[in-house]
RNA sequence: UGAAGAUCAAUGGGAGAGAUCGCGUGGGGAAACCACGGGACACCGAAGGAGCAAGCUGAUAAGCACCCGGCUUAUACAGCAGAAUCUCUCAGGUAGAAGAACCUUGAUUCGAC
Numbered sequence: 001u002g003a004a005g006a007u008c009a010a011u012g013g014g015a016g017a018g019a020u021c022g023c024g025u026g027g028g029g030a031a032a033c034c035a036c037g038g039g040a041c042a043c044c045g046a047a048g049g050a051g052c053a054a055g056c057u058g059a060u061a062a063g064c065a066c067c068c069g070g071c072u073u074a075u076a077c078a079g080c081a082g083a084a085u086c087u088c089u090c091a092g093g094u095a096g097a098a099g100a101a102c103c104u105u106g107a108u109u110c111g112a113c
Base pairs, nucleotide, nucleotide: 005109006108007107008106009105010104012103013102018041020040021039023037024036025035026034027033042094043093044092048090049088050087051086055080056079057078058077059075060074061073062072063071064070
């Protein structure tokens, strides 16, 4: 000098999908209605979680080269490794609010070249 990363903050940006239908509790004189909890079916993917492509090693087969070592290709064969906003939907979510991956800005930390 101050990259990438990490943490925190913000009246910052930020998608999708039933204000579905019963039940219970509470509020409400009753009803309507409201809040919360749990259940059923339907649905969403951007907290979290899980899955895998190229790749590597070996095995087998074929071909090439050859003194030896070897090289190339193929395999619904075995093992290792393996990302995402892709896939799954366990979790989470499906008016608004809140939350939210990710982005922006700021602060702190770390200290690469």
RNAcentral holds the sequence, with entries from Rfam and Ribocentre.
Glycine riboswitch aptamer from Paenibacillus sp. TCA20, 113 nucleotides, folded computationally.
NCBI's taxonomy places the organism under Bacteria, Bacillati, Caryophanales, Paenibacillaceae, Paenibacillus.
Of the family's consensus pairs, 89% are formed in the model.